Description
Predicted 3D model of a 484-nucleotide part of an RNA (small-subunit ribosomal RNA, 3' major domain) from a metagenome. Its mean pLDDT, the model's own confidence on a scale to 100, is 81. RNAcentral holds the full RNA, with entries from SILVA.
Context: one part of a larger RNA
Parts: sequence; C1' cells; structure tokens
RNA sequence: UGACGGGGGCCCGCACAAGCGGAGGAGCAAGUGGCUCAAUUCGAUGCAACGCGAAGAACCUUACCAGGGCUUGACAUGGUGCUGCACGUCCGCCGAAAGGUGGAAAGCCUUCGAGGGUGCACCACAGGUGCUGCAUGGCUGUCGUCAGUUCGUGCCGUGAGGUGUUGGGUUAAGUCCCGCAACGAACGCAACCCCUGUGUUUAGUUGCCACUCCCGGUGAUGAGCCGGGAAGCACUCUAGACAGACUGCCCGUACAAGCGGGAGGAAGGUGGGGACGACGUCAAGUCAGUAUGGCCCCUUACGUCCUGGGCUGCACACGUGCUACAAUGGUCGGUACAGAAGGAUGCAAUACCGCGAGGUGGAGCGAAUCCCUAACGCCGGCCUCAGUUCGGAUUGGAGUCUGCAACUCGACUCCAUGAAGUCGGAUUCGCUAGUAACGGCGCAUCAGCUACGGCGCCGUGAAUACGUUCCCGGGCCUUGUACA
Repeated sequence: UGACGGGGGCCCGCACAAGCGGAGGAGCAAGUGGCUCAAUUCGAUGCAACGCGAAGAACCUUACCAGGGCUUGACAUGGUGCUGCACGUCCGCCGAAAGGUGGAAAGCCUUCGAGGGUGCACCACAGGUGCUGCAUGGCUGUCGUCAGUUCGUGCCGUGAGGUGUUGGGUUAAGUCCCGCAACGAACGCAACCCCUGUGUUUAGUUGCCACUCCCGGUGAUGAGCCGGGAAGCACUCUAGACAGACUGCCCGUACAAGCGGGAGGAAGGUGGGGACGACGUCAAGUCAGUAUGGCCCCUUACGUCCUGGGCUGCACACGUGCUACAAUGGUCGGUACAGAAGGAUGCAAUACCGCGAGGUGGAGCGAAUCCCUAACGCCGGCCUCAGUUCGGAUUGGAGUCUGCAACUCGACUCCAUGAAGUCGGAUUCGCUAGUAACGGCGCAUCAGCUACGGCGCCGUGAAUACGUUCCCGGGCCUUGUACA
C1' cells in the first nucleotide's frame, strides 16, 4: 500500500421487510449430468454452465459411427510435359449411391504471336471442426451503470509511499459547494445520440365525409341513418423542422451547494425507456465463427465423396419452461376494440368443395393503396362442485401438408381413448407502475418443423414499501492482523 475480520461508523441496491405472482409435488417440452451404445460429435460447469453456441439435427446441416469409394484430391496458386478440344451430353454394364468401366454422336475461342479456357500425367502443394483459449489477436461474460481509477507539477517522507482523491455538507454520481500544501488535468459520472410524452409549422393519392355537393339503399318521394363518390386538408395520422424543463419563478430552510413545499405547465427536479460499461479482476469463455504462433498427421489418411445410422437412445438425478388441478371457471351462440412487423420460385381476397387440417381457383399487391389482421373482454344459454361438460397425457384408427424421401425421426386435422393431477415439504425465484400478473398478435431462422424457446408489439391492468435490526452484494472513512 492492499486484502481479510462472526471490528467500528456513514450510505446504497427488489438486499431484507411490506405485497403480488411463481418454482420445489403432477403430465409434457426442451437443456444438462449419469447410464447405455458401433456412434449416442464437440464445447459451456457456483453466482457469471444447464430453452447456453444452435435465429430451426428426417437427407443436407454433421464435425460422430458402420460400410462402400477417391487420391494433385471437394477448394486455391504456380511450374513442366502431353494430347485432344473440351467440360459436358446420350446409351449399355456393376452399384445402395458415390464411383468404376465400355461405347456413341457432336466437337473450343482468338488479334494466328501462340495465348486463354479445359482435360490428363508429374512436381511444388492443397486440405484437417486434429492439439494447445495456460502461446495469441479479435470478440464476449462478470464484479457493475458500481463511482470509482489515475496523471503533471509542487509539498511531505531515507524509502516503499503519502498528499491531491482525506474533512464538513450535499447528490443517482469523485454531483456540486465550503474548507484544506496543494494547484491543475485525464479516463469514467452527467450532457451531446435514438424512441416516447405536449405544442407550433411544412407536406398532403392514409384519414374524414368534419363542412359543401352528388349517387344508391332504408324510411312516406320528408327528416334521420347506412354505403359509395367528388371536392377539400379542418381533425386523426405519417415524417421533416422547431419550441418546450433550466430548480427558470414564489415561500421556507441553508454560509453555499442543495433540500422541503407551491404556482404555472402535456411534462418538475436525471419526465419514462434505450444505446453507451473507466483503471482493472476472474491465466473467466471462445483455436468449433473467422484470424493466428507452435506441435502433430497426411497422396491410400486425422483429407475428401457417398449410402445408411447416430446427435431424438432411458432405471434415474438436476436446473429452465408450458399445460393444469377449475365456477374470478368450462362450453355453446352472438358482438366490439390493437400495435408492430412481413410479403415476388412471395402475401393472397371474393367464390366453391371439405366436419377440419386443407384443396380448387385466382382479383389485387414489389405495397400508408393489396394481403395477413387479435384474444382476454361484453351480452345471453347450459354445466352446480363431481376426478366432473375440470384436466388433457397416452394409445388405436382415418386423413392433410411440406419434401427425392416423414420407419428410426416432422407438424397439423378428425373420430375414439381418456392417465397423473384437488394448489404442492424443507427451501427458493421475479417484480416498485402502464411495472407485476393475465390475454393474444408479429418476426428472424426456415421446404417443412420438434417454438411451450428467442426477439418484439399491443390489449386488460393491480397490491405494497413502517423502516434499515437482520440475510446477500457493493461504495467511502477508520481500526486490528503472525496474510501478500
């Protein structure tokens, strides 16, 4: 100087407490350990591995296993030689395919220098998801969005080092103020960036018929209502610019910084959310994303191609989820309201067929124009507390779709079957507001899908916080230490 303490002081954080909803019990899904296996490829392992790499394992992917092949190779560059003009196409045979083998037809381009392209042979070489993340780059996690980490000069100390950065206040903050042998500065904090909340303005092939006019339907040819059109941009909206919030104003308090209250305001004291992660720690993670040092292997393979299998295996164990155990519910009928996305070998309307998954067909749309467009909810009927009209696992049968192909091993539909489960021990997790909880919708990956996952979007919409004694993590000061 640090680190540590079941030392002290001060202070924070969904850390506890106060609440709401879960996990731990059940079934299933996906992940992991273990076991098994020819192989169940590899990595990730307290927090910070375990719905993680995987934003898509039937083949491919694929790295694993069995078998069958190929070797200058599936891919790159160069050299030498050769011959042809090709590569390829068609046909026959072996074969599961890859590949091998035989035959046939046709037969390169050109600036004619031989060059280019291609094939074959040979040589250099290629190739390796083989090893080492404890040789590395890059990227990432974590402490932690925590408020810290340092430097120059000066001063103090023999020196390590100290001071500054400590102290008194204050703040979300080393934020700011005051003081002080310090005075300044840098990386962090904050602000500058994006979304959102209010208004003004610009622009109107969306919106509105608001205002005006026209047409149609229903009304009595009327009023009104409904649908459509013209004109028009008032409103909504879209997307550019600007304004707006600064403790600016008032009161109290304080030396100041600030704090408490108030006014005005759409918004008030960082308005809400995001992006943004200091010096460093964990020889943290990744050689399998890519790059890369070294080592090792290689022309009969640790390379490469193919067929099939495996990654989906099941006595078990664990973490993460989904669905439930019901009446704040289930079911049937009727009826209303989103946002954000996506769409050309794509999204697909009206119509018709099918109980349905879906099929036929194709208007429109490269899209504010067309398509895709909610559920919980509300109204009414039934069920009346039961392993049930709860729950839907499992299994049998019949189908649809994608795809060369759904046996291992796809999703979905219909009929039948109807398991466990009556709210879950010890323990444990998330969340402070448009949050939790509940409800649906979209997208990426993608032929299809194991999505109940991930990332977004909107709808409905709470309860509680006395307080900081205690548990956990952290910051500052101080103290002890036989630790570094």